[in-house]
A computed fold for a 120-nucleotide RNA, annotated as FMN riboswitch aptamer (RFN element). It was read from a public genome assembly, where an Rfam model found it. Its mean pLDDT, the model's own confidence on a scale to 100, is 81.
């Protein structure tokens, strides 16, 4: 220099206006997009994580269940970039339906980063 237990820290983002007796939920516009991976940058491919539901007393773990994109350029290569034009968003609350309010959650977690003894 590599590096393995382990250790600490980090780990999700967005709103205005109109209607109305009431709407951050409807309407118009606006805006926002966890990770890890792919010949090249991805919310819309692949896998995972969250959330939901089911089972074992529990803890923990298992199984299910989990949204949405095309077309055109440009390249050796892009479903990732360039240009158009779509679509997609757990549960539980609420004077009236909620990606954007409020709540579980000061949690929990895919992972990232930092250190990191002995031995090699």
């Nucleotide at each position: 220099a590599c590096a393995a237990a382990g250790u600490u820290u980090c780990a999700g983002g967005g709103g205005u206006g109109g209607u109305g007796a009431a709407a951050g939920u409807c309407c118009a516009c606006a805006c926002c997009g966890g990770a890890g991976g792919u010949g090249a940058c991805a919310g819309u491919c692949c896998u995972c994580g969250a959330g939901c539901g089911c089972u074992c007393a529990a803890a923990g773990a298992g199984c299910g269940u989990u949204g949405a994109a095309u077309c055109g350029g440009u390249g050796a290569a892009a479903c990732u970039c360039c240009g158009a034009u779509a679509c997609c968003g757990a549960c539980g609350g609420u004077a009236a339906a909620a990606g954007u309010c409020c709540g579980g959650a000061u949690g929990g977690a895919a992972g990232a980063a930092a250190c990191g003894a002995c031995g090699g």